[in-house]
Molecule: SAM riboswitch aptamer (S box leader)
Organism: uncultured Rossellomorea sp.
RNA sequence: UCUUAUCAAGAGCGGCGGAGGGAUAGGCCCGAUGAAGCCCGGCAACCUGCAGAUCAGUUGAAAGGUGCCAAUUCCUACAGAUCCAUGUGGAUCUGGAAGAUAAGG
Numbered sequence: 001u002c003u004u005a006u007c008a009a010g011a012g013c014g015g016c017g018g019a020g021g022g023a024u025a026g027g028c029c030c031g032a033u034g035a036a037g038c039c040c041g042g043c044a045a046c047c048u049g050c051a052g053a054u055c056a057g058u059u060g061a062a063a064g065g066u067g068c069c070a071a072u073u074c075c076u077a078c079a080g081a082u083c084c085a086u087g088u089g090g091a092u093c094u095g096g097a098a099g100a101u102a103a104g105g
Stems, first nucleotide, its partner, number of pairs: 001105007012040001014039003020030003024077004041069003046065003050060003073098001078095007
């Protein structure tokens, strides 16, 4: 960098740590009643392995590899439809883009 799949559920009132964090921009939030990070703990079940069933699709468990643990991927960012407003705009829905994660190239 490309492809495919998923993104409305789930997860601590623990220890260390000390001011930042939520990808980007705008918004809106979280944070000394303690942010990031590290450890422990937990959630989930994408890949491997394991157990069971099946013609097949699969089911279970959670040992290993990842991942994740405020808010829908926090919301919007581009396009279309409908409605409202009508100098700029707003709401809802759909699709896309971007991003994240996994597996593969």